[in-house]
RNA sequence: ACGAACAACGAAGCGCCAGAGCCUGUGCGGAGAAUCCCGCAGGCGGACGAGGAGAAGAGAGUAUCGAAACAUUCGGCGGAUGCUCUUCCGUGGGAGCGCGGACGCGUCACGCGGAUUCCAAAAUAUGCGGGCGACCGCAAAACAAAGGAGCCGUGACCGCGCAAU
Numbered sequence: 001a002c003g004a005a006c007a008a009c010g011a012a013g014c015g016c017c018a019g020a021g022c023c024u025g026u027g028c029g030g031a032g033a034a035u036c037c038c039g040c041a042g043g044c045g046g047a048c049g050a051g052g053a054g055a056a057g058a059g060a061g062u063a064u065c066g067a068a069a070c071a072u073u074c075g076g077c078g079g080a081u082g083c084u085c086u087u088c089c090g091u092g093g094g095a096g097c098g099c100g101g102a103c104g105c106g107u108c109a110c111g112c113g114g115a116u117u118c119c120a121a122a123a124u125a126u127g128c129g130g131g132c133g134a135c136c137g138c139a140a141a142a143c144a145a146a147g148g149a150g151c152c153g154u155g156a157c158c159g160c161g162c163a164a165u
Stems, first nucleotide, its partner, number of pairs: 014078004019074001021044007029037002048066003054088006089106004096162006110155005116149003126139005
């Protein structure tokens, strides 16, 4: 210096595209008024956010919630903080402290019920911009559910030791 491989960066409701769909170009292809059909080349789109991680290992696979749409958020691939099991660590139960077990939970570290409260982006419409086009970007604005928060109600075990009355 060249080449190859690997890793890192970046993203975890995240990434990807061989099907079908759509666009543009093309062909002494088909058909023909145009449209259209077929092949080839290049391209477009292909999930909108909210929530979610004690550590390690194993397992099964459509891994929670709503919004939009009702024509592709179709179809498929990979991954994933979800789920189940095991071990370890931590933590919880008012009314003295400690230890152990069982059970629940995961650092804001119990279950159930109730009311209150907090919270999105896209789509759509509008405006601006990019692309021949499919389509893409930006701006301001609106609207969830799960869930979170504090509150109320309710239910939270057994054994041993020490201390005190």

GlmS glucosamine-6-phosphate activated ribozyme aptamer, 165 nucleotides, folded computationally. Model confidence (mean pLDDT): 77 of 100.